[in-house]
RNA sequence: GCCUCAGUAGCUCAGGCGGUGGAGCGCAGCCUUGGUAAGGCUGAGGUCGUGGGUUCAAAUCCCUCCUGAGGCU
Numbered sequence: 001g002c003c004u005c006a007g008u009a010g011c012u013c014a015g016g017c018g019g020u021g022g023a024g025c026g027c028a029g030c031c032u033u034g035g036u037a038a039g040g041c042u043g044a045g046g047u048c049g050u051g052g053g054u055u056c057a058a059a060u061c062c063c064u065c066c067u068g069a070g071g072c073u
Base pairs, nucleotide, nucleotide: 001072002071003070004069005068006067007066010025011024012023013022019056027043028042029041030040031039049065051063052062053061
């Protein structure tokens, strides 16, 4: 230098056929207990890596850039 893959909640990851952003763990509150752990219920937490384009509408399609992993030379 070229190619491929990945970037989504605090962490690990779904969602990639364009149409209201999710799960588990973690966190907060409540229930339960004499008290804790476990369990149950509820909730908060996201400019979907950056910037642009297409579209009525983009996490999703296209382009640039950044970061990480792997491969080729």

The RNA shown here (transfer RNA) has 73 nucleotides and comes from a marine sediment metagenome. Its Rfam family is "tRNA". Rfam's curators write: Transfer RNA (tRNA) molecules are approximately 80 nucleotides in length.